[in-house]
RNA sequence: GGCCUAUUAACUUAGCUGGUUAGAGUGUCGUGCUAAUAACGCGAAGGUUGCAGGUUCGAGACCUGCAUUGGUCA
Numbered sequence: 001g002g003c004c005u006a007u008u009a010a011c012u013u014a015g016c017u018g019g020u021u022a023g024a025g026u027g028u029c030g031u032g033c034u035a036a037u038a039a040c041g042c043g044a045a046g047g048u049u050g051c052a053g054g055u056u057c058g059a060g061a062c063c064u065g066c067a068u069u070g071g072u073c074a
Stems, first nucleotide, its partner, number of pairs: 001073004006068002010026004019057001028044005050066005
């Protein structure tokens, strides 16, 4: 340098053929239960969907460039 893969919450990740509120688990905070802690139940906060453009009535998803990650070829 060429090709391929991945990038979504603090961490691990789902999102199927583009469709009307972006979800889950872990963690964090509050609360119920308990003599207390853990466990368990309930609730809450937490996301410019890597960045910048493009296509479209509409993009996490499609296209282009860039960045980063892993693999592969030379």
The RNA shown here (transfer RNA) has 74 nucleotides and comes from Vigna angularis var. angularis.
Its Rfam family is "tRNA". Gene Ontology term of the family: triplet codon-amino acid adaptor activity. By type it is a transfer RNA.
Lineage of the source: Eukaryota > Viridiplantae > Embryophyta > rosids > Vigna angularis.
The prediction has a mean pLDDT of 81.